[in-house]
């Protein structure tokens, strides 16, 4: 030099001319005695946001015995304050290289819910692609005396039942053939014996399997399908059942182990606390959303200066009385209106509330700070169709151009005649403390970065 972050300050000045509003005092006029008018003197007259009407109050009126419900608000800790959703200081989380900024900061095993689409599956996980086991069948192949091994393909594999059917296993029992041997014997034939293994036929087992029957579960959507183990690898998605490695398994999995991460419990240290750091134990290991309803803790009545109060023209309401009328009197009755006195409410209007306050400024002290005690000093608009303005001139400030002068080794810096242009956002209305929004100038501190020496 450039780019940023935080904190305060100001919100133009002077002069001339003309013009407004309030207050105090004085004089005079008027007066319905609330007030009004004129003159003079003195002194005062928009913001830092006056905006938004988002919070908190003071004050006023209403309600209220005391509680409670509903509704609403706040939501980490400690402080400040009259109070707050604000401010200060912290903790934690997020963003930023950083100075710093933001925060929706209690609870997800109290309950009820949400997450489109995709995907097997988004809270009882999983009918996905795959991997693997047992049984049966088929086929190919290896070896072999026969069993058997390997590859590929297909099917089945949830629980129970035993009456029937089929097959098979085990244990008994029975029977007979082919054949062999012997005898009779020329043959036929007959008798006897054997017959490993095997064959046939019963019986038993409450054997096993299939079919069958019933039940259970799942997927679809009303009529069907599915059912072994597994979820390591892969698919979808913003996100999916912790990660790496090893052991283990039929194949796998925290199934087990080591380390890491998360969660839960517990202890130590520091801190008022939120919390932080660390140790030990536990295989607990599906999460997010409460600015979803909700649960928990604390706070909370309503309306608002167009609140409220005083007076009160006109008009109106009530009461009493007199007079008038009804029969001489009393009592009583009638009566729209009018008269007298008293009272009520309160329209127009006038006045008030209305500006001395949780006030401003300065200072010592305390406090990291917000802020507080104390001392001193000041009074700074109060309008009511709504005042504080207009014109001219000069100056200040800002932006651009810039003759010229000065400083520096250098990168660069300081001053500046003159010229052109600009000069922001924006106006009280009972008053304060905040927040949010709009927008000009300047100062201080801090962060990052380029160049030069």
């Nucleotide at each position: 030099g450039g780019a940023g972050a935080g904190g305060g300050u100001c919100a133009g000045g002077u002069g001339u001319c003309c013009g407004c509003c309030g207050g105090u005092c004085g004089u005079g006029c008027u007066c319905u005695c609330g007030g009004g008018c004129a003159c003079g003197a003195c002194g005062g007259g928009a913001g830092g946001a006056a905006a938004g009407u988002c919070c908190g109050g003071g004050c006023a009126c209403c309600a209220c015995a005391g509680g409670g419900c509903a509704g609403a608000g706040u939501g980490c800790c400690g402080g400040g304050u009259a109070a707050c959703g604000c401010c200060c200081g912290g903790u934690c989380g997020c963003g930023g290289u950083g100075a710093c900024g933001c925060g929706g900061a209690g609870g997800a095993a109290a309950g009820c819910g949400c997450a489109a689409c995709a995907g097997a599956g988004a809270g009882c996980a999983g009918u996905c692609c795959g991997c693997c086991a047992g049984c049966g069948c088929g086929u190919c192949u290896c070896u072999u005396g026969a069993a058997g091994g390997g590859g590929c393909g297909c099917g089945c594999u949830c629980c129970a039942g035993a009456a029937c059917c089929u097959g098979u296993c085990c244990g008994g029992c029975g029977c007979a053939a082919c054949c062999c041997c012997c005898u009779g014997a020329u043959c036929c034939c007959a008798g006897g014996g054997g017959c490993a293994u095997g064959g046939c036929g019963g019986c038993g087992g409450c054997g096993c399997a299939g079919a069958c029957u019933g039940g259970c579960g799942g997927g679809u959507u009303u009529a069907c399908c599915c059912g072994g183990g597994u979820a390591a690898g892969g698919u979808u998605g913003a996100a999916a059942g912790g990660g790496u490695a090893g052991g283990g398994u039929a194949a796998a999995a925290g199934c087990c182990u080591a380390c890491c991460g998360g969660c839960g419990g517990u202890c130590u240290u520091g801190g008022u606390g939120a919390c932080a750091a660390g140790g030990c134990c536990g295989g607990c290991c599906a999460g997010g959303c409460a600015a979803a309803c909700c649960c928990c803790a604390c706070u909370u009545g309503g309306u608002g200066c167009a609140a409220g109060g005083u007076c009160g023209a006109a008009g109106u309401c009530g009461g009493a009385g007199a007079a008038a009328g009804c029969g001489g009197c009393c009592c009583g009755c009638u009566a729209u209106c009018g008269c007298u006195c008293c009272g009520g409410g309160g329209u127009a209007g006038a006045c008030u509330g209305c500006u001395u306050g949780a006030g401003g400024c300065c200072g010592u002290c305390g406090g990291c700070a917000a802020c507080g005690c104390c001392g001193g000093u000041c009074c700074u608009a109060g309008a009511c169709g709504a005042a504080u303005g207009g014109a001219c001139a000069c100056c200040a400030c800002c932006u651009c151009c810039a003759a010229c002068g000065g400083g520096g080794c250098g990168a660069c810096c300081c001053g500046a005649a003159g010229g052109a242009g600009g000069c922001a956002c924006a106006g009280a209305a009972c008053c304060c403390g905040g927040c949010u929004u709009a927008a000009g100038a300047g100062c201080c501190u801090c962060u990052c970065u380029g160049a030069c020496c």